This is a predicted complex of two RNAs, RNase P RNA and transfer RNA, with 454 nucleotides together.
């Protein structure tokens, strides 16, 4: 210097005129405040609020090496294994079950797709023509074939022909012992011929953790209207005087069942379903919070702890704009040689109960650290 | 705001469950039949299964992110 990975950040300034929406005040008016890093998708996690209660089991559902962080998480921070990708820095949405607790499935081709088999092919026998060919029996899995996968590879002993059938060596798996580590697992040593697959983002096992609805949740007031159809239980004894308790029953009861409370028990009435009818109002819930910026300290990190300063939208079909000067960086043309002019233009997007997250979509800048090449000291 | 649904040929639909050549009718092509068209009859084309990634030997089917349509939900007697 030229490519390049990763991590972080910024995403136009600043004045003015006229607007919007909020709050206070001394109310014709002043003065403060007024999107985002993702305000987004709603894909996790929480707080908040309702749904009698939420205690036991059960099913469903979600996660899944290890360790920590957290309000919590399926997020983050460090480690570990292992594969594929890059020349490297690095990236990547891999990870319980040695698929020995089962059960399912591997289409087609192939002799075989799991507790399996023999087309071609090697070898031995027998019979028949007669060094070979053909049938008929057996043996083998070494060699071709098929396939996404078919009993680990070399070599070598062995046999009729072969074969981890046996030896050497690598290589993968498991046991056990030592050592290092909180763990996950590494490293050593040592035994075992244990070498017969894959698929748990199929079921299933295990271990953990988990109730549903979502601010249109919920609550308080004010206006209006007209109700009406259907399901739905079972009664008994006691005291006692039209109520009271007990046992039965029956409903809503957060997916089921128990438990416990609440209500009800003969058409009145608990509760549910349906039709139908009104209202489109106000306030609370609502923005001070797991808040933001900084100093200090613990901690490899995420993270926590202390102190100090600050107050930052709450609107209800939804306000946050538009123009102007000026200046910041960008692109193109021109003059010009390192400065001037002129024209275009500043992404992706927009708050609706609030917060941690993860995704996604983003013009163009800056900052740090590292790889790889090339030059000079 | 909050919830749930569907996407497969030009148009409507089936296969997703329990992965294995992607398919039905109707349009379309072409022939044959009739004077000639229409039904018909025989034969034929025509798909990134919305998209992107992953799991697998294999993905329209299973997982994960994203897009585009629909649909539902106020309070009050």
């Nucleotide at each position: 210097c030229a490519g390049g990975u990763c991590a972080g950040c910024c995403g136009g300034a600043u004045g003015g005129c006229c607007g919007c929406g909020g709050g206070u005040u001394c109310u014709u008016a002043a003065c403060c405040c007024g999107a985002g890093g993702a305000a987004a998708g709603u894909c996790c996690g929480c707080a908040c609020a309702c749904c009698a209660u939420u205690g036991g089991g059960c099913a469903g559902c979600a996660u899944g090496c290890c360790g920590g962080g957290u309000a919590a998480u399926g997020c983050c921070c460090g480690g570990a294994a292992g594969c594929g990708u890059g020349u490297a820095a690095g990236c990547g949405a891999u990870u319980g079950g040695a698929a020995u607790a089962g059960g399912g499935c591997c289409a087609c081709a192939g002799a075989a797709a799991g507790c399996a088999a023999a087309c071609c092919a090697c070898c031995c026998c027998a019979u028949u023509a007669a060094u070979u060919a053909a049938u008929g029996g057996g043996g083998u899995a070494a060699g071709g074939g098929u396939g996404a996968a078919a009993a680990g590879g070399u070599g070598g002993u062995g046999u009729a022909a072969g074969a981890g059938a046996c030896c050497a060596c690598c290589g993968g798996c498991g046991g056990c012992u030592g050592c290092a580590g909180u763990a996950a697992u590494g490293c050593a040593g040592u035994c075992g011929g244990c070498c017969a697959g894959g698929u748990a983002a199929c079921c299933c096992c295990c271990a953990u953790g988990u109730g549903g609805u979502g601010c249109a949740a919920g609550g308080u007031c004010a206006a209006g209207c007209a109700g009406g159809a259907g399901a739905g239980a079972a009664g008994u004894c006691u005291c006692a005087c039209u109520g009271a308790g007990a046992c039965g029953g029956g409903a809503c009861g957060a997916g089921c069942c128990c438990a416990u409370c609440u209500c009800c028990c003969a058409a009145u009435c608990a509760u549910c379903u349906c039709c139908g009818g009104g209202u489109a109002g106000a306030c609370c819930g609502c923005u001070c919070g797991a808040g933001c910026g900084g100093u200090u300290g613990g901690g490899u990190a995420a993270c926590c702890a202390u102190c100090c300063g600050u107050c930052c939208a709450g609107a209800u079909a939804g306000a946050u704009g538009u123009c102007c000067a000026u200046c910041c960086a960008g692109g193109c043309g021109g003059g010009a040689c390192u400065c001037c002019c002129g024209c275009c233009a500043g992404a992706c997007a927009g708050a609706a109960u609030g917060c941690g997250g993860c995704u996604u979509a983003c013009a163009g800048g800056c900052u740090g650290a590292c790889c790889u090449g090339g030059a000079a000291a | 705001c909050g919830g749930g649904g569907u996407g497969u040929a030009g148009c409507g639909c089936a296969g997703u469950u329990u992965g294995g050549c992607a398919g039905c009718g109707c349009a379309c092509c072409g022939c044959g039949u009739u004077u000639g068209g229409g039904a018909c009859g025989c034969g034929g084309g025509g798909g990134u299964c919305g998209g992107c990634g992953g799991u697998u030997c294999a993905a329209a089917u299973c997982c994960g992110c994203c897009c585009a349509c629909c649909c539902c939900g106020a309070c009050c007697a």
Rfam match: Bacterial RNase P class A. Its mean pLDDT, the model's own confidence on a scale to 100, is 78.